[in-house]
RNA sequence: CUCAUCCAGAAGGGUGGAGGGUUCAGGCCCUGUGAAACCCUGGCAACCCCCUGAGCCGGUUCAGCACCGGUAAGGGAAGGUGCCAAGUCCUGCUCCGACGUAGUCGGGGAGAGAUGAG
Repeated sequence: CUCAUCCAGAAGGGUGGAGGGUUCAGGCCCUGUGAAACCCUGGCAACCCCCUGAGCCGGUUCAGCACCGGUAAGGGAAGGUGCCAAGUCCUGCUCCGACGUAGUCGGGGAGAGAUGAG
């Protein structure tokens, strides 16, 4: 940089000792009944991965069978990551709709971010 996903799911212990929820702002939360960080153990999930793949697609063939590659679908969790408060905690920019003075609510998109694969 590109693509995919982000309303599901899953916590105990030790060290530590005041912050944390990405940054900025506003809100709302978590936190001395112990924050961040590190370590151990356990777990969640299924991106990569592994198995099946009689169907489908492609290759091969004069054609078919067979074979090879891929794939819809189904299953798994050995391994590589990741994750284990709240929707990415919510909002911010833009568009649409409803009610309508303000504004509130609902939805789409953008931006930012996180994770994976390349």

This is a predicted structure of a 118-nucleotide RNA (SAM riboswitch aptamer (S box leader)) from a soil metagenome. Its mean pLDDT, the model's own confidence on a scale to 100, is 82. Rfam family: SAM riboswitch aptamer (S box leader). Gene Ontology term of the family: regulation of gene expression.